[in-house]
RNA sequence: UGAGCCGGCCAGGUGGCCGCGGCACCGCUCCGGCGGUGUCGAGGAAAGUCCGGACUCCACAGGGCAAGGGUGCUGGCGAGAGCCAGGACGGGGUGACCUGCCGGUACAGGGCAACAGAGAGCAGACCGCCGAUGGCGGCGCCCCGGGCGACCGGAGCGCCGCACAGGCAAGGGUGAAACGGUGCGGUAAGAGCGCACCAGCGUCGGGGGCGACCCCGGCGGCUGGCAACCCCCACCCGGAGCAAGGCCAAGCGUGGGACGGUCGGCCCGGCCGAUGUCCCCAGGUAGGCCGCAAAGAUGGAUGGCCACCGGGCGGCAACCGCAAGGAACCCGCUCACAGAAUCCGGCUUAUCGGCCGGCUCACCGU
RNA sequence: GCCGCCUUAGCUCAGUUGGUAGAGCAACGCUUUUGUAAAGCGAAGGUCCUCGGUUCGAAUCCGAGAGGCGGCU
Numbered sequence: 001u002g003a004g005c006c007g008g009c010c011a012g013g014u015g016g017c018c019g020c021g022g023c024a025c026c027g028c029u030c031c032g033g034c035g036g037u038g039u040c041g042a043g044g045a046a047a048g049u050c051c052g053g054a055c056u057c058c059a060c061a062g063g064g065c066a067a068g069g070g071u072g073c074u075g076g077c078g079a080g081a082g083c084c085a086g087g088a089c090g091g092g093g094u095g096a097c098c099u100g101c102c103g104g105u106a107c108a109g110g111g112c113a114a115c116a117g118a119g120a121g122c123a124g125a126c127c128g129c130c131g132a133u134g135g136c137g138g139c140g141c142c143c144c145g146g147g148c149g150a151c152c153g154g155a156g157c158g159c160c161g162c163a164c165a166g167g168c169a170a171g172g173g174u175g176a177a178a179c180g181g182u183g184c185g186g187u188a189a190g191a192g193c194g195c196a197c198c199a200g201c202g203u204c205g206g207g208g209g210c211g212a213c214c215c216c217g218g219c220g221g222c223u224g225g226c227a228a229c230c231c232c233c234a235c236c237c238g239g240a241g242c243a244a245g246g247c248c249a250a251g252c253g254u255g256g257g258a259c260g261g262u263c264g265g266c267c268c269g270g271c272c273g274a275u276g277u278c279c280c281c282a283g284g285u286a287g288g289c290c291g292c293a294a295a296g297a298u299g300g301a302u303g304g305c306c307a308c309c310g311g312g313c314g315g316c317a318a319c320c321g322c323a324a325g326g327a328a329c330c331c332g333c334u335c336a337c338a339g340a341a342u343c344c345g346g347c348u349u350a351u352c353g354g355c356c357g358g359c360u361c362a363c364c365g366u
Numbered sequence: 367g368c369c370g371c372c373u374u375a376g377c378u379c380a381g382u383u384g385g386u387a388g389a390g391c392a393a394c395g396c397u398u399u400u401g402u403a404a405a406g407c408g409a410a411g412g413u414c415c416u417c418g419g420u421u422c423g424a425a426u427c428c429g430a431g432a433g434g435c436g437g438c439u
Stems, first nucleotide, its partner, number of pairs: 001362010012309007020041009043337001047348002050346005055241004068237005073086005087102001089100004103232002109230002111226002126172002128168003133165002135162007143154004180198006199223002201220008245290004251285001254282004258277002260272004310335006319326002367438007376391004385422001394408004415431005
């Protein structure tokens, strides 16, 4: 100098004029309002409504079980959601750093793995290797028996061949994945079959850390994956949502009472009728108020213009420079994402540009 | 405002223990007809709303977002 990473912050400023909503006060009024003054008036996300609460109503008013749903490493903070720091396992980047996931040795059980492939879960043999041991064939040697003899029969040993039984899983090949990897020994050929080293797991011991966990050493040949499939374990959870809900309450209508008639000696009570009364009561509806806030609503105010200043982009180009190029003044455009609706705390998403702090990589100079 | 549901071909919809995505209608080509419709045959047509993750593998499972529909005075 260039490119980038992380954290924090800002979200144009000042003044004038006009306007909008709420509240308080004053004045006027034809009582419908009008005017004036003062004061308050969007955000970091007000958004998505993904979580947790406050608040309200319903249900249960004690405990347990079942069903359904959610959460799941460790420490700290927090009412909780969550945040900060750390740990194990992955993915990306040269790097600063970013990012996913986290109970279960998948040793409780069920289930899945298409196609390809011989074989995909207490696996398997297509090509291949071997054929030690049996089997078959050939040759040689030796022995026994028979025959006058050529020879015939039997047993044994050695060598060669076949690849029939059989052995193997090293190599090839398939696949996302083939029952750890490399080497040596071993073997008929091979194989954790044995050994050494390496990776993982389990276990024992020592050390470090509050802890998750890490490091070192010994022992055990113990060695596939998926629980962001069911499941198992531990913990948590009643439901609805301010259009919740509470109060006041018109008109028409509804219900009840009083007044009327009847049963009945009377009260109580039953029945009937009239839809009558300047009568009384009740619940609900329209509507209003509260819930509701130092912004705040009955479909929703928080804005517009001008001037100056500031940032960015473009144009013009005085001027500077040998050049590449830089560039005052002036002019024009522009300053994001977006906008409360019961409130609060988180998470996520959107966001022009800039400032501050820390760090990384590359190049140049010393 | 507060809740609930959905998104797969041009349209309406299927798609389960995750394994190469289908049906009906429409549209296209051919046959049939004087021509059209109907009918028959054939072929085409897909970012499974988007992005990221789990997995060997995602329409399907997990997370975030976008769009649409419905209910409540």
Molecule: RNase P RNA; transfer RNA
Organism: bacterium